[in-house]
């Protein structure tokens, strides 16, 4: 870097032209990745939720800089590795506090054994163990600094809106039924229809022009940054982006030629996976 050009057929939008109640059919122009993966980090958007503050509780961590922003990526510095190219790091603080320490050793943070000297309350010095003997180590123990974090997520979420069911309010009707153990009185549900208003299918927005690519110029050591030019590159949800024919081209394997570089001829053979709101990043997969 992830094969290249053609032709057929086929499938997704769009955009134009005929045609139909629907639709259909032609034309013409576009249509996966370097990881679309894992969803692991970091932001944009979307709603919900919130006065300030602090506290608990997760997170990062030499320094210095890039960035919208990071746990990312760049310079460095220190330390361990490696002949070297270079690679690796959970490196921030043990004069604030707690806590821990295999073996060996009297004693591992509590004092303390041995043996000399002493002014015998105590003290001094020396010994042996062991990385480390009162001087110190571990912060991959809690803790302390600093700094950063509400939650949920495009199946967020907006916006139109059937049937059928059931809510509200208005009108009609039957003058009747059921129940309130019987009877009265009196309550209460029981039709049809008109409109309201909420949710569901459904459809449509989000939705792809962006921290965008590509070229030049600068500026920095670098990550990256300005500044000009030019470009438009899926937006489908039963969810397209696919199959074959031929040429070339690449790799392997027979064979031929040869001026030993390399050339013909035939055959076989090509991964990993495939968008679903998008963007930096990481990880992992991978034929040649």
């Nucleotide at each position: 870097c992830g094969g290249g050009c053609u032709g057929u057929c086929g499938u997704c939008g769009g955009c134009g032209g005929c045609u139909u109640c629907a639709u259909g059919c032609c034309g013409c122009g576009g249509g996966a990745g370097g990881a679309a993966a894992g969803u692991c980090c970091g932001g944009a958007c979307u709603c919900c939720g919130c006065a300030g503050g602090g506290c608990a509780c997760c997170g990062u961590a030499g320094c210095a800089g890039g960035u919208a922003a990071c746990a990312c990526c760049u310079g460095u510095c220190c330390g361990c590795c490696g002949c070297g190219a270079g690679g690796c790091g959970a490196g921030g603080a043990u004069c604030a506090g707690a806590g821990c320490a295999a073996c060996a050793g009297a004693g591992a943070c509590g004092a303390g054994c041995c043996g000399a000297c002493u002014u015998c309350g105590g003290g001094u010095c020396g010994g042996g163990u062991g990385a480390a003997a009162c001087g110190g180590g571990c912060a991959a123990u809690c803790u302390c600094u600093a700094c950063g974090g509400g939650g949920a997520g495009c199946a967020a979420c907006a916006u139109c809106a059937a049937a059928u069911a059931g809510g509200c309010a208005g009108c009609c009707u039957a003058c009747g039924g059921a129940c309130c153990g019987g009877c009265c009185c009196g309550g209460u549900c029981c039709g049809g229809u008109u409109g309201c208003g909420g949710g569901u299918a459904g459809a449509u927005g989000g939705c792809u022009u962006g921290a965008g690519g590509c070229g030049g110029c600068g500026u920095g050591c670098g990550a990256a940054c300005g500044c000009c030019g030019u470009c438009c590159u899926a937006g489908a949800c039963g969810a397209a982006u696919g199959a074959c024919c031929g040429c070339c081209g690449c790799g392997c394997g027979u064979u031929c030629u040869u001026u030993c570089g390399a050339g013909g001829a035939c055959g076989c053979g090509a991964a990993c996976a495939u968008a679903a709101u998008c963007c930096g990043g990481c990880u992992u997969a991978c034929a040649g």
Molecule: Bacterial RNase P class A
Organism: uncultured Sutterella sp.